[in-house]
Molecule: transfer RNA
Organism: uncultured bacterium
RNA sequence: GUCCUCGUCGUUCAAUGGAUAGGACAUGAGUUUGCGGAACUCAAAAUGUAGGUUCGAUUCCUACCGGGGGCA
Numbered sequence: 001g002u003c004c005u006c007g008u009c010g011u012u013c014a015a016u017g018g019a020u021a022g023g024a025c026a027u028g029a030g031u032u033u034g035c036g037g038a039a040c041u042c043a044a045a046a047u048g049u050a051g052g053u054u055c056g057a058u059u060c061c062u063a064c065c066g067g068g069g070g071c072a
Base pairs, nucleotide, nucleotide: 001071002070003069004068005067006066007065010025011024012023013022018055027043028042029041030040031039048064049063050062051061052060
């Protein structure tokens, strides 16, 4: 330089064009307990950036940014 691939709550994974973006772990609050732990309930928390297509985009297209890989 070029090609491929990945990028979603703090972490790890879902969501194959139709919603309120879901689960687990973690975090916070509550119940419980003599205190803690465990258990149960509740809460907060995310789509890399900018455009485009579409009635509708996490999803499709383009460029860029970042991680990984192949070739030179």